RNA sequence: GCUCCUGUAGUAUAGCUUGGAUAGAACAAGAGAUUGCGGAUCUUUAGGCCCGGGUUCAAAUCCCGGCAGGGGCA
Numbered sequence: 001g002c003u004c005c006u007g008u009a010g011u012a013u014a015g016c017u018u019g020g021a022u023a024g025a026a027c028a029a030g031a032g033a034u035u036g037c038g039g040a041u042c043u044u045u046a047g048g049c050c051c052g053g054g055u056u057c058a059a060a061u062c063c064c065g066g067c068a069g070g071g072g073c074a
């Protein structure tokens, strides 16, 4: 330099193929219940689509460019 894959809460992920539901569950975090205290358990809350642009009535999803990580070729 060329090429392929990946990027979604703090963590690891589903959804992407085939555009439309309030973007979902788990662990972690905050609050509460329980307990003599803690742990466990139960309830509840907040938090996310890597960035920019395009297409569309509508984009996490499709297209283009960029960024980051990884694999292959040279």
Base pairs, nucleotide, nucleotide: 001073002072003071004070005069006068007067010027011026013024020057029045030044031043032042033041050066051065052064053063054062

RNAcentral holds the sequence, with entries from ENA. A computed fold for a 74-nucleotide RNA from a Candidatus Nanoarchaeia archaeon, annotated as transfer RNA. Taxonomically the source falls in Candidatus Nanoarchaeia (Archaea, Nanobdellati, Nanobdellota). Rfam family: tRNA. Rfam's curators write: Transfer RNA (tRNA) molecules are approximately 80 nucleotides in length. It is annotated as a transfer RNA.